[in-house]
Molecule: Fluoride riboswitch aptamer (crcB RNA motif)
Organism: Clostridia bacterium
RNA sequence: AUAUAUAUUGGUGAUGGGGCUCACCAGAAUUUUCCUUAAGGGAUGAUAGCUCCUAUAUGGUA
Numbered sequence: 001a002u003a004u005a006u007a008u009u010g011g012u013g014a015u016g017g018g019g020c021u022c023a024c025c026a027g028a029a030u031u032u033u034c035c036u037u038a039a040g041g042g043a044u045g046a047u048a049g050c051u052c053c054u055a056u057a058u059g060g061u062a
Base pairs, nucleotide, nucleotide: 009026010025011024012023013022016053017052018051019050020049021048032043033042034041035040
């Protein structure tokens, strides 16, 4: 210096925060999808999954 393994710890899972569960990563994991030569334009979603709060959107009631 490189590679592998273990332990601890941390991080990540297309737009915010909390809890639980799962998966992945060790400087990686991760950074949706459609149209388009490019520039650019469009669609869905605040979850990886469940749930609560916040923001946004639609409808109704007071």